A computed fold for a 547-nucleotide part of an RNA from an uncultured bacterium, annotated as small-subunit ribosomal RNA, 5' domain.
Context: one part of a larger RNA
RNA sequence: GACGAACGCUGGCGGCGUGCUUAACACAUGCAAGUCGAACGGACAGACAGAGAGCUUGCUCUCUUGAAGUUAGUGGCGAACGGGUGAGUAACGCGUAAUCAACCUGCCCUUCAGAGGGGGAUAACAACGGGAAACCGUUGCUAAUACCGCGUACGAUUCAUAAGCGGCAUCGCUUGUGAAUGAAAGGUGGCCUCUAUAUAUAAGCUAUCGCUGAAGGAGGGGAUUGCGUCUGAUUAGCUAGUUGGAGGGGUAACGGCCCACCAAGGCAAUGAUCAGUAGCCGGUCUGAGAGGAUGAACGGCCACAUUGGGACUGAGACACGGCCCAAACUCCUACGGGAGGCAGCAGUGGGGAAUCUUCCGCAAUGGACGAAAGUCUGACGGAGCAACGCCGCGUGAGUGAUGAAGGUCUUCGGAUUGUAAAGCUCUGUUAAUCGGGACGAAAGAGUUCUGUGUGAAUAAUGCAGAAAAGUGACGGUACCGGAAUAGAAAGCCACGGCUAACUACGUGCCAGCAGCCGCGGUAAUACGUAGGUGGCAAGCGUUGUCC
Numbered sequence: 001g002a003c004g005a006a007c008g009c010u011g012g013c014g015g016c017g018u019g020c021u022u023a024a025c026a027c028a029u030g031c032a033a034g035u036c037g038a039a040c041g042g043a044c045a046g047a048c049a050g051a052g053a054g055c056u057u058g059c060u061c062u063c064u065u066g067a068a069g070u071u072a073g074u075g076g077c078g079a080a081c082g083g084g085u086g087a088g089u090a091a092c093g094c095g096u097a098a099u100c101a102a103c104c105u106g107c108c109c110u111u112c113a114g115a116g117g118g119g120g121a122u123a124a125c126a127a128c129g130g131g132a133a134a135c136c137g138u139u140g141c142u143a144a145u146a147c148c149g150c151g152u153a154c155g156a157u158u159c160a161u162a163a164g165c166g167g168c169a170u171c172g173c174u175u176g177u178g179a180a181u182g183a184a185a186g187g188u189g190g191c192c193u194c195u196a197u198a199u200a201u202a203a204g205c206u207a208u209c210g211c212u213g214a215a216g217g218a219g220g221g222g223a224u225u226g227c228g229u230c231u232g233a234u235u236a237g238c239u240a241g242u243u244g245g246a247g248g249g250g251u252a253a254c255g256g257c258c259c260a261c262c263a264a265g266g267c268a269a270u271g272a273u274c275a276g277u278a279g280c281c282g283g284u285c286u287g288a289g290a291g292g293a294u295g296a297a298c299g300g301c302c303a304c305a306u307u308g309g310g311a312c313u314g315a316g317a318c319a320c321g322g323c324c325c326a327a328a329c330u331c332c333u334a335c336g337g338g339a340g341g342c343a344g345c346a347g348u349g350g351g352g353a354a355u356c357u358u359c360c361g362c363a364a365u366g367g368a369c370g371a372a373a374g375u376c377u378g379a380c381g382g383a384g385c386a387a388c389g390c391c392g393c394g395u396g397a398g399u400g401a402u403g404a405a406g407g408u409c410u411u412c413g414g415a416u417u418g419u420a421a422a423g424c425u426c427u428g429u430u431a432a433u434c435g436g437g438a439c440g441a442a443a444g445a446g447u448u449c450u451g452u453g454u455g456a457a458u459a460a461u462g463c464a465g466a467a468a469a470g471u472g473a474c475g476g477u478a479c480c481g482g483a484a485u486a487g488a489a490a491g492c493c494a495c496g497g498c499u500a501a502c503u504a505c506g507u508g509c510c511a512g513c514a515g516c517c518g519c520g521g522u523a524a525u526a527c528g529u530a531g532g533u534g535g536c537a538a539g540c541g542u543u544g545u546c547c
Stems, first nucleotide, its partner, number of pairs: 001546003005543005012393006018386002020351001025349003029346003034077003039074002042071003049064006084304003093229008103221003108217007116150001118148002125140006156181011186209006195202003230276003237267003242264004247259003279301004283294004306327005329340004357383001359382003365379001366377004396426004406417004430488001433482004440474001447467008491536005496517003502531005512519002
């Protein structure tokens, strides 16, 4: 000098930050991942309209059609992001620089080519049954952008074959021919130009959102390599899929990644192996620098999700709020069996010197889904608590000598506290009070209008632009204005030397102090108290750690 600090005394305000460093200990409760009815069949509810009945003739009831709406289930996308933690890891984990002629990529952008024709189920639902529950079984019905064949194939893949070009060792790229393999799904709005019914609909047309195959891009990921990355030799030898080969399997992909066979290799004093410790970095602290220490907050990467193992789904996981198995623990039970996982946000117990609210809002930014309205979002934006840190402000300013009173000391003359106070003249920051009152909000969507593309179209819709209206958790907050009052706001540590700052009394090697030297045994500037003084100041001192 610094700190994610703690402790003691003290404590006015504001801004911006920060806040379990210990038990990766156990967790009550609530919330933290949903969304889409414009993919689908149902269910609920029922405006308007129509019909019928009752009849107190304008109400009630029944039936039909059924708009806007709600949604358990099937289906799609998301749930692999975002958020937390640092247990493990001394490793291509991280950092940096390269390589992939050995790779993948949902959503997004650009381009090319398509979407023909069929089928069988199943949940929901209903009936019956089992179970304490969690939940489950049998039978029957039904839909799809769910599932499965057939047809087609511009590309693509595989095989065979021909040619050209190139390189980086294995090789790579392009073009041609032949064979084989393999796709798809519809929804919504509008219209009658074409087609079909025949006067308004659609299987038609059209706009848009989707679907399939392929190529390229962007962004994201995977793999490999050079160099760097703590301590111990009181750890000297380690290794059997071990090291290599050719073959096969597996993977998106190379590879002992895995397997059978063959060879006997591979690493190591330039420290292998073993043991201990540790997430790594941008950075942070210190230092003139070199360096040393460190890795809280913020950002990047990695690893983990009660412990251990495993795969499934998927573009992506071997998946924190998914599944299965085993284990420990907790809970429910009708004893047969079930349920759970805060290292998400709050919060509880425990541990500890020690670390916060079971708050408000999706208004902004960002994310998921949706055509959109919108829904969800403990991400995030805010508020609350804490002098925990940094920064700023205030606790008044000027004048005022009989140098008042009081205190302390005294050589009893006086000295000092001390312009300090009182008094007089001012100011009005902050707090308190009264009134006004934000920026953050402008986009998107909807409405109206204009231009333009598609289109048969004055319909519809895509794109671009304009207009008005509306949208704020924070918050009646910041800020501004008015009026009044010196009123409401100072402590802590030290005073022997180092080290700025001294006297009196008490005590008497006692009580005590102390960072080092050392003080204290009757005149203690070193203990305790008082007065005075010095330093810092809403803080001051102590302890701990690093330089």
The prediction has a mean pLDDT of 82.